[in-house]
């Protein structure tokens, strides 16, 4: 110098007007507000709502059931989140990923292929064993119409072995095909071929020592292999979670409608005045007193039953609605310094107060300055040019915005800064 | 703010729960069939299964993460 690979950290700045919401102080105003003066006003993600927690309300205790999470050891309020560490992967390496408990039980594992989980013989290989055919040998046994004797000699027949052939039984899983996966891997010996049948090593399991808090390594000695995959399929197993979400919840508290209480009006009985009529028995119609509850229309009356209608006025009480208000922002709070930790992170010490709106303020132009592009012109260097330095013109500065407040993770994010390492090339 | 549910061929659904060649009406093309058209009949085509990653031997299905759109939910009885 290129090429990466891990963190940190910034993500415009400064002035002018012009506003916006909010805390205080001042003046005006009865009050709502109005001026004014100082003095805060988004973010690393504030988003996603994907985990964990504070807080709220409801709940006597448990269990079932739901639902989460999975290597170890450790940080925390807690976590599925950090940090150390193992194991397995990936990269020459710095470094990165890993839903990383269990396959014992069900379940699946298309196609393709002989055979897919108590394997399996399609093709090739063998055919040792039982069968065929079968060179040679070896034994027996002759011919004549019969019968008997005797010795030879050879073709036939028999029977016994049987080189070697084909391969029916049958063996084999090395080899070839098939597929994501073929029931340990190289090599060697065996074998009729073969095959953990044997053995060397590697790999699996198993004991046991040894180091380690632990997961685990690591050594020795035994098994000759029995143990395929999926659990982000059912399930098992260990831990771990009641449930509600600030539109939670408290508290004030309109109009209207409903809701309960009372009084009065209207109905009906029953007493009682009074004034009208009166067949003197009482009727009506005002009025009061006590009692009661329903009442009225289809439908003449009476009962049952449906059905439709009415059901006032005017007090007082309580819930709750619009509102308003607390909840709300002082906090598992920051930033320095120290002390323990490898390290997450704890602990002390001294300091600071750092948006609180509520349909939602935190915003616009203007100037110049920073970053990046790009384009012109000019210098320097050079044969020339680009890169390189200076001036102007142009264009562009991203992702995104708090809504009850925290830890944490995921996603998006123009442009930088800086430390710390690895690889490669050169040159010393 | 909280919660639930959905994306599949132009439209509108299936499959998904329990992975194995992606289908149904309608709509499209072409032929028949009519004077001609609907309609019918025969044949056909068209899908990154909303996107990006992972499990897996295989993903429209399972897991994360993500984009879109729909719903419900305030107090009181």
């Nucleotide at each position: 110098g290129g090429a990466g690979a891990a963190g940190a950290u910034c993500g415009g700045g400064u002035g002018a007007u012009c506003g916006c919401u909010u805390g205080u102080g001042g003046c005006g105003g009865c009050a709502a507000c109005g001026c004014u003066g100082c003095g805060a006003g988004a973010g690393g993600a504030a988003a996603g709502u994907c985990c964990g927690g504070a807080c709220u309300u409801c709940a006597g205790g448990g269990g079932c059931g739901g639902g989460g999470c999975g290597c170890u050891g450790g940080g925390u309020a807690a976590c599925a989140c950090c940090c150390a560490g193992g194991c397995g992967g990936a990269g020459c390496g710095a470094u990165c990923c890993g839903a990383c408990a269990c396959c014992g039980g069900c379940a699946c594992c298309a196609c393709a292929g002989a055979g897919a989980a108590u394997a399996g013989a399609c093709c090739g290989c063998c055919g040792a064993u039982g069968g065929c055919c079968a060179a040679g040998g070896c034994g027996a046994u002759g011919g004549g119409a019969c019968c008997c004797c005797u010795u030879u000699c050879u073709a036939g027949u028999c029977g016994c072995u049987g080189c070697g052939g084909a391969u029916c039984a049958g063996g084999u899983a090395a080899g070839g095909g098939u597929g994501a996966a073929a029931c340990g891997g190289u090599g060697g010996g065996g074998u009729a071929a073969g095959a953990g049948c044997c053995c060397a090593c590697c790999g699996c399991g198993g004991u046991g020592g040894u180091g380690g808090u632990g997961a685990c390594a690591u050594c020795a000695c035994c098994g000759g292999c029995a143990c395929g995959g999926u659990a982000a399929g059912c399930g098992u197993u260990g831990c771990c979670c009641g449930a509600u979400g600030c539109a939670a919840g408290g508290c004030c508290a309109a109009a209207u409608a409903g809701g309960a209480a009372g009084a009065c009006a209207c109905c009906c009985g029953c007493g009682u005045g009074a004034u009208c009529g009166u067949u003197c028995g009482c009727g009506a119609u005002c009025g009061u007193g006590c009692g009661g509850a329903a009442c009225g229309g289809c439908u003449g009356g009476c009962c049952c039953g449906g059905c439709c209608g009415a059901g006032g006025u005017c007090u007082u009480c309580g819930g709750g609605u619009a509102g308003g208000u607390c909840g709300c922002u002082u906090g598992a709070g920051g930033u320095u310094c120290g002390a323990g930790g490898c390290a997450a992170c704890u602990c002390g010490a001294a300091u600071c107060c750092c948006a609180g709106a509520g349909a939602a303020a935190u915003g616009a132009u203007c100037a110049c300055c920073c970053c990046c592009g790009u384009c012109u012109g000019g210098g320097a260097u050079u044969c020339a040019a680009a890169g390189c330095c200076c001036a102007g013109g142009u264009g562009g500065g991203a992702c995104a915005g708090a809504a009850u407040c925290c830890g944490g993770c995921u996603u998006a994010u123009a442009g930088g800064u800086u430390c710390u390492c690895u690889c490669c090339a050169g040159c010393g | 703010c909280g919660g639930g549910g959905c994306g599949u061929a132009g439209c509108g659904c299936a499959g998904c729960c329990c992975g194995g060649u992606a289908g149904c009406g309608c709509a499209c093309u072409g032929c028949g069939u009519u004077c001609g058209g609907g309609a019918c009949g025969c044949a056909g085509g068209g899908g990154u299964c909303g996107a990006a990653g992972g499990u897996u031997c295989a993903a429209a299905u399972c897991c994360u993460u993500u984009c879109g759109c729909c719903c419900c939910g305030a107090c009181c009885a």
Two RNAs folded together computationally: RNase P RNA and transfer RNA, 505 nucleotides in total. Rfam match: Bacterial RNase P class A. By type it is a ribozyme.